[in-house]
Transfer RNA from Candidatus Wolfebacteria bacterium CG03_land_8_20_14_0_80_36_15, 72 nucleotides, folded computationally.
């Protein structure tokens, strides 16, 4: 150079093109508890970036970064 696969909360993951992108974990506040763990309610947090097709894009097509992996 040239294919292949992938990117989505901190972290490790899910979603036939279709309503508010779920779910664990950790974080935070409560509540329990002398305290803490562990439990129990509650909260914030994400689709690598541009551009296109669609009514509609986390999905589909393009280019850019980035990671793994083949071939040369």
């Nucleotide at each position: 150079g040239c294919c292949c696969u992938c990117g989505u909360a901190g972290u490790a993951u899910a979603a036939u093109g279709g309503a508010c992108a779920g779910a664990a974990u950790g974080c935070c506040u409560c509540g329990c508890u002398u305290c803490g763990a562990a439990c129990g309610a509650g909260g914030a947090g994400a689709u690598a970036g541009g551009g296109g097709u669609u009514c509609g894009a986390u999905u589909c097509c393009u280019c850019u970064c980035g990671a793994g992996g083949g071939c040369g």
Its Rfam family is "tRNA". Rfam describes the family as follows. Transfer RNA (tRNA) molecules are approximately 80 nucleotides in length.